[in-house]
RNA sequence: AGUUGCAAGUGCUCUAUCGCUUCGGGAAACCGGGGAGGAAAGUCCGGACAACAUAGAGCACCGCACCACCUAACGGGUGGGGAGGACACACAACGUUCUUACAGAUAGUGCCGCAGAAAAUAACCGCCUCGGCUUAGCCGUGGCAAGGGUGAAAACGUGCGGUAAGAGCGCACGCAUCGUUGUAGCAAUGCAGCGGUGGGGUAAACCUUGCGGGUUGAAAGCCAACGUACAUCAGCGCUUGAGGGCUGCUCGCCCGAUUGUUCGUUGAGGGGUGUGGCGUUUCAGGUACUGCGUGAGCAGUAUCGCAGAUAAAUGAUAGGGGUUCGCCUUGGCGAAAACAGAAUCCGGCUUAUAGCUUGCAACAUUUU
Repeated sequence: AGUUGCAAGUGCUCUAUCGCUUCGGGAAACCGGGGAGGAAAGUCCGGACAACAUAGAGCACCGCACCACCUAACGGGUGGGGAGGACACACAACGUUCUUACAGAUAGUGCCGCAGAAAAUAACCGCCUCGGCUUAGCCGUGGCAAGGGUGAAAACGUGCGGUAAGAGCGCACGCAUCGUUGUAGCAAUGCAGCGGUGGGGUAAACCUUGCGGGUUGAAAGCCAACGUACAUCAGCGCUUGAGGGCUGCUCGCCCGAUUGUUCGUUGAGGGGUGUGGCGUUUCAGGUACUGCGUGAGCAGUAUCGCAGAUAAAUGAUAGGGGUUCGCCUUGGCGAAAACAGAAUCCGGCUUAUAGCUUGCAACAUUUU
């Protein structure tokens, strides 16, 4: 230098004319300012805001799960710890880097195919003891789990002793786990000492534990105007409570009609309206600088106002510039540009993305 993968950034710009839309000024003509993203997408989380509404409890259901911090909050982010992998290294330690859905297997249930004697009530080959026989071997009784085999995994590992042969049977060292003491740290944890225990794995299986979660959702909701016909039918009820709401269920709480030719409510049938405004963009806001912090971020100062439509505007033409590619080579000609369009707003997550730039990793080759 090349290829592939991952991560981050960017993903056009200026002028003129005409057109659309919104805000401000204006009686009007007109003048001036603004006008679709990093994901606006998915609707997966968390909130702001609005209503229920006047507060609650339990169950169900859902979510999270090492420690500390950031944030309005989060299933998000930052840093650290544990575990695992890669590089490096004679081996190890240290170091660099990557991943992590990381509470509990001693509450219980389930599962671990095939192979294998056996996946936890172990004996295929084998070793030892005793007896028998057709005796360099075979059969039977008893003992073993150290050696071999099967498997992802087979009763903690190595060594020494001991034994008929063996076995944590005993001893030494080590490993894992639990408890305790000391020490470093805010903590998770690390190191060291002492003691107990010694088949595993799996909870992204059911489950248990701890913490948390009110419901609905902008066509949410609020206000105004206009308008007709409910004096129709059926059921139930009227404070000894029909029906409704909070709420998926239970308790609890609240609203609710005084027998009315026009009461209340459930259902059926029928009629009227479907217009305007608010919500609607000044905010957990953007940018620059300074300070604090390992960092995510926080604070201060200064400055800016950057879509607001309501069936939906944000465009077209011409020329220049920029980026990339190809060709010819003072320079010029030609071509290309992805995913994709706001609809209450904000913070995350996930998915899609041509080209270019930067960083990291891998690959084989070439050069030094």

Predicted 3D model of a 368-nucleotide RNA (Bacterial RNase P class A) from a Chitinophagales bacterium. Its Rfam family is "Bacterial RNase P class A". Rfam's curators write: Ribonuclease P (RNase P) is a ubiquitous endoribonuclease, found in archaea, bacteria and eukarya as well as chloroplasts and mitochondria. The sequence was found by an Rfam model in a public genome assembly. The source organism's lineage runs through Bacteria, Pseudomonadati, Bacteroidota, Chitinophagia and Chitinophagales.